[in-house]
Context: one part of a larger RNA
RNA sequence: GGAUGAACGCUGGCGGCGUGCCUAAUACAUGCAAGUCGAACGAGGAGUAGCAAUACUUCUAGUGGCGAACGGGUGAGUAACGCGUUGGUGACCUGCCCCGAAGUGUGGGAUACCAGACCGAAAGGUCUGCUAAUACCGCAUGAUCUCAGAAUAGCUAAAGAAUCUGAGGAAAGGCGAAAGUCGCUUUGGGAGGGGCCUGCGUCCCAUCAGCUAGUUGGUAAGGUAACGGCUUACCAAGGCGAUGACGGGUAGGGGACCUGAGAGGGUGAUCCCCCACAAUGGAACUGAAACACGGUCCAUACACCUACGGGUGGCAGCAGUAGGGAAUAUUGCAAAAUGGGCGAAAGCCCGAUGCAGCAACGCCGCGUGCGCGAUGAAGGCCUUCGGGUCGUAAAGCGCUUUUCGAGGGGAUGAGGAAGGACAGUACCCUCAGAAUAAGUCUCGGCUAACUACGUGCCAGCAGCCGCGGUAAAACGUAGGAGGCGAGCGUUAUCC
Numbered sequence: 001g002g003a004u005g006a007a008c009g010c011u012g013g014c015g016g017c018g019u020g021c022c023u024a025a026u027a028c029a030u031g032c033a034a035g036u037c038g039a040a041c042g043a044g045g046a047g048u049a050g051c052a053a054u055a056c057u058u059c060u061a062g063u064g065g066c067g068a069a070c071g072g073g074u075g076a077g078u079a080a081c082g083c084g085u086u087g088g089u090g091a092c093c094u095g096c097c098c099c100g101a102a103g104u105g106u107g108g109g110a111u112a113c114c115a116g117a118c119c120g121a122a123a124g125g126u127c128u129g130c131u132a133a134u135a136c137c138g139c140a141u142g143a144u145c146u147c148a149g150a151a152u153a154g155c156u157a158a159a160g161a162a163u164c165u166g167a168g169g170a171a172a173g174g175c176g177a178a179a180g181u182c183g184c185u186u187u188g189g190g191a192g193g194g195g196c197c198u199g200c201g202u203c204c205c206a207u208c209a210g211c212u213a214g215u216u217g218g219u220a221a222g223g224u225a226a227c228g229g230c231u232u233a234c235c236a237a238g239g240c241g242a243u244g245a246c247g248g249g250u251a252g253g254g255g256a257c258c259u260g261a262g263a264g265g266g267u268g269a270u271c272c273c274c275c276a277c278a279a280u281g282g283a284a285c286u287g288a289a290a291c292a293c294g295g296u297c298c299a300u301a302c303a304c305c306u307a308c309g310g311g312u313g314g315c316a317g318c319a320g321u322a323g324g325g326a327a328u329a330u331u332g333c334a335a336a337a338u339g340g341g342c343g344a345a346a347g348c349c350c351g352a353u354g355c356a357g358c359a360a361c362g363c364c365g366c367g368u369g370c371g372c373g374a375u376g377a378a379g380g381c382c383u384u385c386g387g388g389u390c391g392u393a394a395a396g397c398g399c400u401u402u403u404c405g406a407g408g409g410g411a412u413g414a415g416g417a418a419g420g421a422c423a424g425u426a427c428c429c430u431c432a433g434a435a436u437a438a439g440u441c442u443c444g445g446c447u448a449a450c451u452a453c454g455u456g457c458c459a460g461c462a463g464c465c466g467c468g469g470u471a472a473a474a475c476g477u478a479g480g481a482g483g484c485g486a487g488c489g490u491u492a493u494c495c
Base pairs, nucleotide, nucleotide: 001495002494003493004492006491007490008489009488010487013366014365015364016363017362018361019359020358021324026322027321028320030319031318032317035066036065037064040063041062043060044059045058046057047056048055049054073277074276075275082202083201084200085199087197088196089195092194093193094192097190098189099188100187101186102185103184104183105139106138107137108136114129115128116127117126118125119124145168146167147166148165149164150163173182174181175180203249204248205247210240211239212238215237216236217235218234219233220232221231222230252274253273254272255271256267257266258265259264279300280299281298282297283296302313303312304311305310330356332355333354334353338352339350340349341348342347369399370398371397372396379390380389381388382387405431406430407429408428409427413422439484440483441482442481443480444465445464446463450479451478452477453476454475460467461466
């Protein structure tokens, strides 16, 4: 000098764009943050029309489907099971989406809701009875699908395709007058996503030198979507290490960011990619995908309710509270836009997101007026008492109106009918009036800027050198001056 998620002191007019718990991965009151589908299904309630049957609309809980594995948060753990990068997968999976081929036949038994009875303080639960489905279960059919056997071309270190034989295994219907459309099943391919393997790179300590028994390899079996000591039995005795094993400390990694001429050094907030975690520890279930933040089960700690028998909970989602701290915001609006879930659609939901609020926390822009004005007024300060200086500064005269205020108009954002939270906002027009708006640090040298008074090694200053003990340009005050300016200075940290 530059930089910061900064803090502190003094000061503070406006706007745009950003940013805002770095500490206790501490504990959390309250509200909201994941629903949706009646064009899968039965039932109950309400309303409208109708004499009625019935039709239509709407609501409610339930069965069923899809979603809830995304989106959002945090950085505790992790030094490699991560990340970055180069490759591999003849060892693999893939819901929804796109393209293609074939099919969608025939039967069955339940059950929730509900009704009745009962237990419990509650949370919740038990029994009996009824009923539907795109819920569940058979049978049929079925390939270039799966498995087994045969067969054998090329590639490969090895495991195999075409072909033949045998065995196995599927489905669901809805809407519509119909045409049709949306589904369902099997299967080939694609797109996108993911699992696994691998070379190289990836902080400090040797005052850590030896480490290792599922350990290293083999055979067999199990397991997985899949290879593999992944697991188990048996066999062998291996494997790693000064090119730093093992141990200890610290730490999420990268794109990037800061600095620097560069090489480097430092950092890992916001934004994007990846990883890990969801009170702590463990486990599986469902599912295409989880060993699952707002799912389940167990244990632990903590907190709450209780009729003492027993239950309930998890803000590292958005706000907000307490605590900690030098320190970090509103219990706001909307679903209009972008995007996501569901739905045929209308639409519903979304603290993602879009906006608004708070904060000079940062960057950028604008303003606090402009011109004339000498008797160099008054006043302050200094003085050699002549004067000098603040100083064209003020006053005064003329002008302008960015901003502030008042009044009026008023959006784009929604491409094509309507539809805008922001918002009566941005912006535009008119009016009045210099009106509404300047501080802060420094002045011994480094370093731009000097005098007076007070103090008297005191009070104090200080980044370094150093000032202060009676004439202090270094302390305090005043006048003046210098720097920067809605900021200025200090502290902390990095280059």
The part of an RNA shown here (small-subunit ribosomal RNA, 5' domain) has 495 nucleotides and comes from a metagenome.
Its mean pLDDT, the model's own confidence on a scale to 100, is 85.
The RNAcentral record of the full RNA draws on SILVA.